The RNA shown here (Lysine riboswitch aptamer) has 170 nucleotides and comes from a bovine gut metagenome. The RNAcentral record of the sequence draws on MGnify. Rfam family: Lysine riboswitch aptamer. Rfam links the family to the GO term lysine biosynthetic process. From the family's description: Riboswitches are metabolite binding domains within certain messenger RNAs that serve as precision sensors for their corresponding targets.
RNA sequence: UGAUAGAGGCGCGGGAAAGAUCAGUAGCUCCCUUCUCAGACGCGGCGGGGACCGCGGGGGCGAAAGGCUUUACCGCCGAAGGGUAUCCGUUUUCCCGGACGGAUAUGCCUGGGCCGGUGUGAGAACAUCCGCCGGACUGUCGUCUUUUUUCAAAGACGGAGAGCUGUCAG
Numbered sequence: 001u002g003a004u005a006g007a008g009g010c011g012c013g014g015g016a017a018a019g020a021u022c023a024g025u026a027g028c029u030c031c032c033u034u035c036u037c038a039g040a041c042g043c044g045g046c047g048g049g050g051a052c053c054g055c056g057g058g059g060g061c062g063a064a065a066g067g068c069u070u071u072a073c074c075g076c077c078g079a080a081g082g083g084u085a086u087c088c089g090u091u092u093u094c095c096c097g098g099a100c101g102g103a104u105a106u107g108c109c110u111g112g113g114c115c116g117g118u119g120u121g122a123g124a125a126c127a128u129c130c131g132c133c134g135g136a137c138u139g140u141c142g143u144c145u146u147u148u149u150u151c152a153a154a155g156a157c158g159g160a161g162a163g164c165u166g167u168c169a170g
Stems, first nucleotide, its partner, number of pairs: 001169006009077001011076004016071004027061006042055004046097006080110003083106009111138002114135006121129002140159008
């Protein structure tokens, strides 16, 4: 240097099933009120422009997706997550923008989970997720010190997965 096998632990990802939430909401339907008809104004449908649709009260029926939890299973240990770029899709419709979802690329960032704080962030949400800041913990390697006959152990400080350990080859 290359190949290969491994370790970290409240470890990572995936689809499935069940459950709660979403929500007595959306939607469907019946009745009442108003109404000659039509138009304008107002409000809502992510923001701006144009078009389009909807709009009061009560009764009945009554969801789903995304997100979450649990369970076992499967694949794994840059697992994976985030950022950025390009493309596609959704957001009533067309243009511009934004947001969300997906695919691809990128050693641009992150060793790992946990706790606390934080945000014009995502989200229906005081759930959860994501980003940032702080904290101790933990695996690993290095340096120094101490203990120990040795193996090794402990402490302090530091580094980053482009790392660490084993084996094989050069």